A computed fold for a 77-nucleotide RNA from a soil metagenome, annotated as c-di-GMP-I-GGC riboswitch aptamer. RNAcentral holds the sequence, with entries from MGnify. Its mean pLDDT, the model's own confidence on a scale to 100, is 85.
[in-house]
RNA sequence: CGAUAAAGCCAAACCCGCCGAGAGACGGGGACGGAAAGCAACGGGUCUCAGGAGACAAAGACAGCCGAGCUGCCGAA
Numbered sequence: 001c002g003a004u005a006a007a008g009c010c011a012a013a014c015c016c017g018c019c020g021a022g023a024g025a026c027g028g029g030g031a032c033g034g035a036a037a038g039c040a041a042c043g044g045g046u047c048u049c050a051g052g053a054g055a056c057a058a059a060g061a062c063a064g065c066c067g068a069g070c071u072g073c074c075g076a077a
Stems, first nucleotide, its partner, number of pairs: 001075002009034002014029004019024001032064001038070002042067003045062004
C1' cells in the first nucleotide's frame, strides 16, 4: 500500500429473547457492508436524560461518523 488472490474473521437494517427510565447493551437468527467493522470515549460530533413541559449542567450512550492513540491476519503489483 490493498488484487476480480488464498485462508479465515466481523456483522448493518430487520426479527426473537433478555437487561436498562432512555440513548443503548448482551444472546440467537440474519447479511447491508467492513483490511482494523480489533482495543480504547483523548479531541470533535451525534444521541439519552425518568418527575407537567423545554433548555443547560452533571451523568450516561455510540468505536459501523471524523481525527489522534495502542495492537494485529494475509499478500500481488